[in-house]
Order: sequence, then C1' cells, then structure tokens
RNA sequence: GCUACAGGCCAGGUCUUCGACAGUGUAUUCAUUGUAGGAAAGUCCGGACAGCAUAGUGCAGUGCACCGGUGAAUAGCCGGGCAGCGGGUAACCGUUGACAGCAAGUGCCACAGAAAAUAACUGCCUUUGCGAUAGCAAGGGUGAGGAUGAAAACGUGGGGUAAGAGCCCACGGCUUCUUUUGGUAACAAUUGAAGCGGGUAAACCUUGCAUGCUGAAAUGCCACGUAUAGUAACUUUUGAGGGCGGCACGUCCAAUACCUGUUUAUCAGGUAAGUUACAGGGUAGGCAGCUUGAUUUCCAUAGGUAACUAUGGAGACAGAUAAAUGAAGGCCCUCGACAGAAUCCGGCUUACAGGCCUGUAGUUUUU
Repeated sequence: GCUACAGGCCAGGUCUUCGACAGUGUAUUCAUUGUAGGAAAGUCCGGACAGCAUAGUGCAGUGCACCGGUGAAUAGCCGGGCAGCGGGUAACCGUUGACAGCAAGUGCCACAGAAAAUAACUGCCUUUGCGAUAGCAAGGGUGAGGAUGAAAACGUGGGGUAAGAGCCCACGGCUUCUUUUGGUAACAAUUGAAGCGGGUAAACCUUGCAUGCUGAAAUGCCACGUAUAGUAACUUUUGAGGGCGGCACGUCCAAUACCUGUUUAUCAGGUAAGUUACAGGGUAGGCAGCUUGAUUUCCAUAGGUAACUAUGGAGACAGAUAAAUGAAGGCCCUCGACAGAAUCCGGCUUACAGGCCUGUAGUUUUU
C1' cells in the first nucleotide's frame, strides 16, 4: 500500500428568487429566528404523564432468575465468574449463554439394539443327559470381553473368583455436605466423610423475587343544540344500584320525601326522587394537553478498570391537525443510499449508496 472482518462518525454543500408553518417585535404592511432522522421505521421492551376514590388484602394471571456495579427503569450498558464452541504448541484471544432447581414429584429420549433402567443377543463359568471327537439340548451363575447407539450401570491398574462384578485395594472423575486460605460476591484452590448410569425444566412442575389497568382518539375545559317526551322492572337507608382489568373479601358513593285508603299488616295505591335494560333525540365546533426536558452537543477539573457520576463553562431547541418543514435556477462535489415527525423520553431489532477514522488478521513492495 491492498484485501477481509469488526466498531464509530457524516448522510450533499453554497448563492439568488419566490412560497408554507410556528415564535418574537411591530401592529396595516413588514422585519427577524427556527423548521423531518440515525434510524423519524418495527410497535418489540422500559418509563414519564393522564384517568379510574386515597386504590386495601388474598387468589388467579403475568414476568424475572450466576455475582457486583451503573441507570428514572422490570429496559439496557459495564466489569467479573462459570460453562460450551472456534483459533493457537502454549500463554492467550474471540464468541455464545433462555446461567435457580432433575438429590421434591410426574413425564419424555426417535431409529438401531436383547434391553434406554426390574438389562441379557453374542460370549464366559458350572451341573446333568447324548456323542469317538468337534459339539448339541436343558437347568443354574455372570455382566469382565464383543455388538447397536448420542448415551448401556464412573475410569485405569492390581488382587480375588468356578467364571466375573466396587466384591476388595491404590490412584483418579463426578455429586452432596464440610475444614482452611483468597475474594464485597459469584467463585477458585484445599481438607475430610458419604455416595455413584446419562440427557431433558425453550417438558409439566418446584423454589425465590416482583407485579393494578387503560392509553394522547389518554384526559380536562368552553360554546352550540336537544327530548329522557317514552316502555319495562326494581328501590327509597330494612340500600335498588354503582365503584381501578378477572374472582373473592373488605371498603367507599348512592335517592334518607310525602299523600290517600282500610282488613292496622315492614298492607294496597299514587306523587316525587333514584337505578338498570331497551328504544329514541341532539352535537361531532373550539381551546388546552403541545413540547425547557430523567433533553442534547462541546470543553475543563475530580472520582472510577469501565459503564458512568459530580462540579463549572459555552451553545442548541419542528409542533402540523387531513396534515406546514417546499419549488425553480447557477456553481461546487464524495454525483447522493435507507428513507418523512404526530404526547414525549431511554433502549432493542431491521434497512442503508458513497466518504472518512480506529482496531484485528492476511498479503505485497519499498525504505
């Protein structure tokens, strides 16, 4: 220098003319400032905010799961531990983790294989019978050797046995508990004892922790207009009915009024008021929410391995409402990809022409 991979930044610029929206000033014009992204996408995760009474208790449901730190956060990020995979002689580097529990219980492990946990196909030993021998048949014992498989009763060596087997011994492996040391901790090393077939919880499940719901078309206010004129049922404190998502309990709100009759009964009828259901009528306009914040950029100091935190300084800021953020021309240039705000913020995922920067690996040439 080139190639590949990973990460980060930018995402056409400038001038002229005209135009749109918002803010500020003027107040007739007019002047001036600003105006779509790194993902505005997906609507996946977490919040702010608003409403439901002030939103209680339990169950169900839902979510999370190695340790520590950071953060508004259950999102994410940083560091560490352990395990798997890849590269490397190794040290180490990279990458993945849906990383509590199979020693609570219940399940599942295709095909192959005799059998996937109550093992016996081949094989080995032994008893009896037959046979000249090789061997055959029946019974008993066995699980070392072989075979199937991802996995077959922990591994290697020795002893012992009729033949074998943790049956016994030595050294190891794994699980549980434990001693000591280091570490905030997960954990690492280490001592001793007991035990021994694996995998699977993204199988049902168990343990621990957490948890209201809805959503800006949320929600609040104003104006205009109308008919609760109706039907049915229930109730008037002895409570009809209503009240954040499901159920239950608790708790809160709710009309607490009269008249008439008599058979004097928490009886019957009526007015008024309240509630539920059905049916019907009016309105669909405007204002707020609306963008100054857990905001964002840069510089300096201090703390921290880092993520990040604190202090100080200098800047920046779209608010449309059927939808503004544009059009034309000239020049420059890397010749322009993916793509367009709708309550806001922090993340994750996906898409992306060209240019620049950093790192790793390979390769080539010059000095």

A computed fold for a 367-nucleotide RNA from a Chitinophagaceae bacterium, annotated as Bacterial RNase P class A.
The prediction has a mean pLDDT of 78.
It is recorded under the gene name rnpB.
Taxonomically the source falls in Chitinophagaceae (Bacteria, Pseudomonadati, Bacteroidota, Chitinophagales).
Its Rfam family is "Bacterial RNase P class A". It is annotated as a ribozyme. About the family: Ribonuclease P (RNase P) is a ubiquitous endoribonuclease, found in archaea, bacteria and eukarya as well as chloroplasts and mitochondria.